[in-house]
Context: one part of a larger RNA
Molecule: large-subunit ribosomal RNA, domain I
Organism: Puniceicoccales bacterium
Formats: sequence, C1' cells, structure tokens
RNA sequence: GGCAAUGAGUGAAUGCCUUGGCGAUAUCAGGCGAUGAAGGACGUGACAAGCUGCGAUAAGCUUCGGGGAGUGGCACAUACAUGGUGAUCCGGAGAUGUCCGAAUGGGGAAACCCAACAGGUGUAAUGACCUGUUCAUAGCCACUGAAUACAUAGGUGUCUAUGGCGAACCCGCUGAAUUGAAACAUCUCAGUAAGCGGAGGAAAAGAAAGCGAAUGCGAUUCCCUUAGUAGUGGCGAACGAAGGGGGAGAAGCCUAAACUCUUGGAAUUUAUUCCAAGGGGGUUGUAGGAGCCCAAUAUUUGGAUAGCGGACGAUAGAGGAAUCCUUUGGAAAGAGGAGCCAGAGAAGGUGAAAGCCCUGUAGUCGAAAUCGGAAGCUGCCAUGGGGAAUUCCUAAGUAGCACGGGACACGUGGAACCUCGUGUGAAUCUGCGCAGACCAUUGCGUAAGGCUAAAUACUCGAUAUCGACCGAUAGUGAACUAGUACCGUGAGGGAAAGGUGAAAAGCACUCCGUGAGGAGAAUGAAAGAGUACCUGAAACUCAUUGCCU
Repeated sequence: GGCAAUGAGUGAAUGCCUUGGCGAUAUCAGGCGAUGAAGGACGUGACAAGCUGCGAUAAGCUUCGGGGAGUGGCACAUACAUGGUGAUCCGGAGAUGUCCGAAUGGGGAAACCCAACAGGUGUAAUGACCUGUUCAUAGCCACUGAAUACAUAGGUGUCUAUGGCGAACCCGCUGAAUUGAAACAUCUCAGUAAGCGGAGGAAAAGAAAGCGAAUGCGAUUCCCUUAGUAGUGGCGAACGAAGGGGGAGAAGCCUAAACUCUUGGAAUUUAUUCCAAGGGGGUUGUAGGAGCCCAAUAUUUGGAUAGCGGACGAUAGAGGAAUCCUUUGGAAAGAGGAGCCAGAGAAGGUGAAAGCCCUGUAGUCGAAAUCGGAAGCUGCCAUGGGGAAUUCCUAAGUAGCACGGGACACGUGGAACCUCGUGUGAAUCUGCGCAGACCAUUGCGUAAGGCUAAAUACUCGAUAUCGACCGAUAGUGAACUAGUACCGUGAGGGAAAGGUGAAAAGCACUCCGUGAGGAGAAUGAAAGAGUACCUGAAACUCAUUGCCU
C1' cells in the first nucleotide's frame, strides 16, 4: 500500500405517515363598488419580530339566537384578568372603521403636503383641534342669461345615474406571425393569438321579404346524424356545408301607418289645411287592417305585470342504540371467553388492529334575526264574429343598379342570397322580394321598427361527497413566516425547508472539561427516540484484526 471482516462516524436514500395538493360529481352562487370596492400602507397585544384578526371603540364594541365550562388566536412560559348574574366559542343583524387606492376639495415622487366654506371645542387673542361639504361626465327639472328684440348658446343649483375591480364563459371593433404547402407569393395557420370597448348570470340569436322541390316543412338555440358527402381549392396544402332524419327545449308578442278625438301652434280664401304632443284604433300573406253595414258586452283563455302571501329551503345547532371478563404487553382496540345494538358494520380518533370508549353515522327534530322562495289570492294587462265593396293604409334616400370591399364551406368564378363604402335611385297589393347568372312558368314569403323564457357556454367562489390520483426531488411555485427569502434599475425571475415521544415525563443531582461536549444518575417500552431528535442504505472517513506484498 492492497484485499477482507468487524466496530464507529458522516450522509441522507429507502420504508411508513399526512396537515397540502390534483381531478371529478351534485347543489348553490354568479358579482363587489361614491353607504368609498378589489388591493394595500401604518397601527393595534402586559411583554409582541412574523402570520392571523381587528381599526384610535383597534386579537376587539352592541344586540338577538345557539351552546354549557372553562377562557384570554398560531404560541406549549410568566404575570394579570375573566366565567352558571352563563364567559370563551358558533351563527344573524348592527356600531366603529386611521391613511392610500376609481380616489372624487387642490396638489403629489400612493399611503404625504396644502386648503376653502358652514358649525363646534379651546384660547385673553392667534395658533391648534373636531364634524360636515367642496371631482368629472351625462340626464331631468328649476332659476338665470350674451352678441341680438323674442330667443338660443352659455351660467348656477337640487336630484339621479355613471366612473374602478373581478377566473372563465358571451357580443362587437381592430387584428398578426411562427407554422403547413416538405422552398414560396394566392392559400394555410386564422378571423386564431394579442389589443380595445360593452353586457349578463348567462350572452348572442329569434317568431320567415325563411327553407327548396316533397304526401312539403313552419321562430331561435344546442346535441346526434346526414358527411369528410355535395362542393371550394397554386383543384396543391388544405377548407368544408345544407335540405332532410332523430332528440333536448318549446311561447309568442308590441309598435309605425290608414281613421278618429283632445290640447297647442302656424297659415289663411274664416272653415278649412298643415305641424307637434298625447289618447283611441290597428299589427298581417288562405293577405291583413282602416273606412261602410250587421251582430255582439257575454265571458273565455292567457300573462313575461304589480301587490299580498309564505309551503319549503339557506345561514348556528339538538338529540341519537349497543361490552364486559381473562391474558400478552409500557399501553389493548390484539388473542381467548361470554354478550349486546343495528333505519347506525361510512369515517376519524383514542398508548398496537374498537359496530357497542370518544367524535360521529342512519333515521328524527330545530331559528329570535337576515336571505332565497313554490302554491294561492287580489289588482292590472292582453285576447273574439260576419258581410259587401275595392276608396285609403301596410316602415324611402329604402329596395334595386354601377363601381370597390367583406361575409357566406364557396379563393371572381356562370356567383345568386346577405352585408358595408361611394354614386345613382323605384314600386305601393293588378305591389314587392326570393327559389344559386339570366328569362318564362309555377311556387314560397311579405324587407326597409322593436321585444322575447327554456333547452346551450363557463367556474374566481360556497357546501357536501368521491378517486385502480400524488405522498415531501412527488403533488400547486408554495403541506413550513411562499409569490416569502433572494436576484434584477425595471418588466420580471423565484427557491430551499415536513416527522422526538403515547405523554415533555425535554435529563434534578454528581464528576471530567474554559467551553462545546462527554461519563454516571434519573425519565421513558425504547435515549443505539436527547429539541443536530422515526427508520437511517450507499459513496466517503477513521479504528481494530487477519491475509498478501
């Protein structure tokens, strides 16, 4: 020096565990905000650095319910308090709620500075302090009010609304590129990502100027299919319907106009016309309605409307069956024996493995207060016939057309339909649009106003439950003071870190040592469990022994 064995150390793997995550199902909720939000700063405890709670009334105040013995958060010590005159705790409703923040009196480098007005405290007086108001925009109303006579613009004031935040879902506006085409330009990715605006618990769409060819159907939305079909396409890559069929869910309505009444105004030929506002009327394609004539006021049906109502539910809870002995052990729930309950043998805990020890579970019951809310009742609203005739009405810078775009599965194509910009510009039911150029015939529908539940999408969040999901290099980045420490001017990046024991019983006392620490002693089942703490592998280190050189 090597090899091997043994004994130690270091080290943290592994095993076991779970406070935390991940995913899902059902129900709920689907918003918060000028009554100042979300999010923060600074404070607040007997002692108080962090987290949590709270706000100068500051780990809290009041009240109403629940509950019933300890309590003063995480947090285990001391001190001091408090509680059957019912605390702590749980739930409902209130009070307080500094400063910043939409931030809104003005300013500002957020959590700071400086005010004005009204009222008040205080002072001899000033300073000081307290309370309230003082933002912008839009709208209604009122009062004022120029150039300019009436007026209008403008101004002032009360009141109302809005502003900001929020995970996804929804609608609209703007709108890429990587990529694919094995290059690339039309094309694709894709109307995607991203940016902006807006709304709701859903949104959007929606009661045919539809579909498209059949025995025709009959608002919209969503699912399955039709179908990767018909088609589109440097006919490349790729894109990709619809009618129909089967389901979910179903709900239909209101204006404008004709005509008429009232009020006001204007014009004028003075009994008419026009304009404006309001009431009635009326709402459609087998055309309907007005006007004219007839018959009818009887109720029918319905409501998405207002009020009452308050079944039931939510936010604390209550009660809830049944076991003992022996034995091993530190400890029984294990083993042996003998019983019991079960509408409860889900689960968790308890010194090992418990239906009967504890918390619970099944089934049962419960609210002073607040919230949600079914049935029902009342009001209110809506809703109906026939005939003749063809006088009037049925949404105009609209439809159509031209040019240029977009969107339709459809890339300009033979390109309809829909839609936007510019220009032009009708008809009035014997009308008008559509049926994929266009024409005819035949059909379908009735544009140029509006509203509309359900079926559908999503989950920041609440409650309950579940998992051939993870188990501390896993599972969220985060099981722990985690978006913390730390890094960066900043946008931003972003960790590591769980486990004594059943119970601290956390080693009194003695000895060695300056101390750290160690040896005894004590606790404990165990200290080879000693706050560097469960188990404690390997690499690596040391010691001893054997063998070889």